Molecule: Bacterial RNase P class A
Organism: Microchloropsis gaditana
RNA sequence: GCGGAGGGCCGGAUGGCCGCCUGCGGUCCGCCUUGCGCGGAUCGCCGGGAGGAAAGUCCGGACUCCACAAGGCAACGGUGCCGGGUAACGCCCGGCCGGGGCAACCCGAGGGAAAGCGCCACAGAAAACAGACCGCUCCUGCGGUUCGCUGACGCGGAUCACGUGAGUAAGGGUGAAACGGUGGGGUAAGAGCCCACCGCGGGACGGGCAACCGGACCGGCACGGCAAGCCCCACCGGGAGCAAUGCCGAAUAGGGAUCGCACAGGGGCCGCCUUGGCCCGCGAUCCGGGUAGGCAGCUAGAGCGUGCGGGCAACCGUACGCUCAGAUGAAUGGUCAUCCACGGGACGCGCCCUGCGCUCCCUGGACAAAAUCCGGCUUACAGGCCCUCCGCGCAU
Numbered sequence: 001g002c003g004g005a006g007g008g009c010c011g012g013a014u015g016g017c018c019g020c021c022u023g024c025g026g027u028c029c030g031c032c033u034u035g036c037g038c039g040g041a042u043c044g045c046c047g048g049g050a051g052g053a054a055a056g057u058c059c060g061g062a063c064u065c066c067a068c069a070a071g072g073c074a075a076c077g078g079u080g081c082c083g084g085g086u087a088a089c090g091c092c093c094g095g096c097c098g099g100g101g102c103a104a105c106c107c108g109a110g111g112g113a114a115a116g117c118g119c120c121a122c123a124g125a126a127a128a129c130a131g132a133c134c135g136c137u138c139c140u141g142c143g144g145u146u147c148g149c150u151g152a153c154g155c156g157g158a159u160c161a162c163g164u165g166a167g168u169a170a171g172g173g174u175g176a177a178a179c180g181g182u183g184g185g186g187u188a189a190g191a192g193c194c195c196a197c198c199g200c201g202g203g204a205c206g207g208g209c210a211a212c213c214g215g216a217c218c219g220g221c222a223c224g225g226c227a228a229g230c231c232c233c234a235c236c237g238g239g240a241g242c243a244a245u246g247c248c249g250a251a252u253a254g255g256g257a258u259c260g261c262a263c264a265g266g267g268g269c270c271g272c273c274u275u276g277g278c279c280c281g282c283g284a285u286c287c288g289g290g291u292a293g294g295c296a297g298c299u300a301g302a303g304c305g306u307g308c309g310g311g312c313a314a315c316c317g318u319a320c321g322c323u324c325a326g327a328u329g330a331a332u333g334g335u336c337a338u339c340c341a342c343g344g345g346a347c348g349c350g351c352c353c354u355g356c357g358c359u360c361c362c363u364g365g366a367c368a369a370a371a372u373c374c375g376g377c378u379u380a381c382a383g384g385c386c387c388u389c390c391g392c393g394c395a396u
Base pairs, nucleotide, nucleotide: 001392002391003390004389005388006387007386008385009384010383012339013338014337015336016335017334018333020049021048022047023046024044025043026042027041028040029039030038031037032035051367055378056377058376059375060374061373062372063241064240065239066238076237077236078235079234080233081095082094083093084092085091096110097108098107099106100105111232112231116230117229118226119225120224133172134171135168136167137166138165140163141162143160144159145158146157147156148155149154180198181197182196183195184194185193199221200219201218202217205214206213207212245296246295247294248293255287256286257285258284259283260282261281266280267279268278269277270276303322304321305320306319307318308317309316310315340365343362344361345360346359348358349357350356351355
């Protein structure tokens, strides 16, 4: 210098003007229950006012209500190498194993396939209690060719093709996967049939908390793959969510109680008729439920920063310091100026000239925005800064 890997941080700045939400304080006004009261207006050199993801709402909790003696079993759902961290987790850290990369490093739903069931497309002879398409070999039969013997019939040998029977799984080719691989011996041809090495299974013993690693020795080799199909094993799990939940509570309409008025007429009930009573009516007072609305929940918290100590780390402990939005159709904005990135342009200038720097001009700010609060994960993101490491090249 080029290419790459891992991690951390920022994500426009300053000022003027005009606004918005909220806390505190002052002033003024209103109300009545007259008090650290409530409501409204206004003022302030006053305080605070989105994010790393506020997002997706995918996991885990806090909190609240509902259900529930306790425990076990079954069902359903989830998690799944080992150890640690944590309030908890499917998260994080460290390690193991497998895979990828020259490497830094990255990826893995990573328990069990000798409990059972199921599946294994296409291709291929054959895809799971193995089996045998082509091929190879032997025996035998028949036929052809040829050689030898014989006077001839015929006999014998060699070779070729076909059929029957038997042996074989080395060779062929398919596939994600073919019942170990390579080499040698052996054989009629072959084969762990035998041997060497590699692989595989078991494994005394040793190391490690463990996953796991090493492994004397033994075994000719059996037990294909898929559990992200069912299943088995171990562990975890009651349900719903701040529109949870609690409190206050109008106007209007409707309900109840009491009292008053009207009891003229009508209707209903007291079995029917008469008499009588009650209700349906109007008004006043009181009570209670619900709605609109308001208050609490609501933001000081498993909080943040710095130092020290423990730990490889995640993280834990401790001392000191800091106080950090609470809106509810929902504030956190608009505009101007100067500057800073990014991008584009110049018939401009300079240099170590496919480029870089300077000057000037234009454009212009990524993804996205709280809604009970935390811990994570995932996804989106213009551009910039910093640290550590790896490979290659060059110079010394």